[in-house]
RNA sequence: GCCCCGUUAGCUCAGCUGGUAGAGCAGCUGUCUUGUAAACAGCAGGUCGCAGGUUCGAAUCCUGUACGGGGCU
Numbered sequence: 001g002c003c004c005c006g007u008u009a010g011c012u013c014a015g016c017u018g019g020u021a022g023a024g025c026a027g028c029u030g031u032c033u034u035g036u037a038a039a040c041a042g043c044a045g046g047u048c049g050c051a052g053g054u055u056c057g058a059a060u061c062c063u064g065u066a067c068g069g070g071g072c073u
Stems, first nucleotide, its partner, number of pairs: 001072007010025004019056001027043005049065005
């Protein structure tokens, strides 16, 4: 220098041909318990790495770029 993969909630990860974002754990509240934990029920939490573009509509498609990993020379 070139190529490939990854980047989504505090953490680990889903999101199938574009239709407006979810799960588990963690957190908070409640029930239960003498109390804690466990269990059960509920709640909150993300401008989808960043910047542009295409589109009525983008996490998803295109371009550039940052970071991490791998490969080639």

Background:
The RNA shown here (transfer RNA) has 73 nucleotides and comes from Microcella alkalica. The coordinates come from a structure-prediction model, not an experiment, and the mean pLDDT is 82. The RNAcentral record of the sequence draws on ENA and Rfam. Its Rfam family is "tRNA". Rfam classes the family as a transfer RNA.